[in-house]
RNA sequence: UACCGAUAAAGGCAAACCCGUCGAAAGGCGGGGACGCAAAGCUGCGGGUCUAAAGCCGUAAGGCCAUGACAGCCGGGCUGCCGAA
Numbered sequence: 001u002a003c004c005g006a007u008a009a010a011g012g013c014a015a016a017c018c019c020g021u022c023g024a025a026a027g028g029c030g031g032g033g034a035c036g037c038a039a040a041g042c043u044g045c046g047g048g049u050c051u052a053a054a055g056c057c058g059u060a061a062g063g064c065c066a067u068g069a070c071a072g073c074c075g076g077g078c079u080g081c082c083g084a085a
Stems, first nucleotide, its partner, number of pairs: 004083002012037002017032006035072001041078003045075003048070003055064003
């Protein structure tokens, strides 16, 4: 230095759920809360998933659709703490 990752140390993040708030929704943000996490830090670049306001189709019911989301679904990219085997 790279791989790697411990019942180590110092710290960190925070699922479900609840409250508030923004949003058409998915979901985001803030507070509480901890299921978990060694990148659960950042990034939609590839795949995937969710939603469907506007638009299009339809007599209607409804269908299609991302320009909206998800990084805690899997890969890729960028960055980073610690150091036993």
A computed fold for an 85-nucleotide RNA from a Candidatus Fermentithermobacillaceae bacterium, annotated as c-di-GMP-I riboswitch aptamer. Rfam family: c-di-GMP-I riboswitch aptamer. Rfam links the family to the GO term cyclic-di-GMP binding. From the family's description: GEMM was predicted in a large-scale screen for bacterial structured RNA regulatory elements. The coordinates come from a structure-prediction model, not an experiment, and the mean pLDDT is 91. The sequence was found by an Rfam model in a public genome assembly.